[in-house]
């Protein structure tokens, strides 16, 4: 000085897992928002309040998936850094 090999650390990726991501059901029969047919109240009207159905949503519950996202894993690959090893050459 060439190679190898091996352990830490890390960046990209590739695999897998899982939910804070995706999707479906279902849900507030004490207790949520959000819109409020009817229909009630106040008004002389105009309009205005409050608000059950029914509609949609949020938590929560089931059950699924891994395309995004996000987190986890390793007998995955590769780059770089650190340290430890061998094996040859030179001097």
């Nucleotide at each position: 000085g060439a190679c190898c090999c091996c352990u830490c650390g890390u960046g990209c990726g590739g695999c897998g897992g899982u939910a804070u991501c995706c999707c479906g059901c279902u849900u507030a029969a004490c207790u949520c928002c959000c819109c409020c047919a009817g229909g009630g109240c106040c008004g002389g009207a105009a309009g205005g309040c409050a608000g059950c159905a029914a509609g949609g949503g949020c938590a929560g519950g089931c059950a699924g998936g891994c395309u995004c996202u996000a987190u986890c894993g390793g007998g995955u690959g590769u780059g770089c850094g650190a340290g430890g090893g061998g094996u040859c050459c030179c001097u």

Predicted 3D model of a 91-nucleotide RNA (Bacterial small signal recognition particle RNA) from an Actinomycetota bacterium. NCBI's taxonomy places the organism under Bacteria, Bacillati, Actinomycetota. RNAcentral holds the sequence, with entries from ENA. Rfam family: Bacterial small signal recognition particle RNA. It is annotated as a non-coding RNA gene.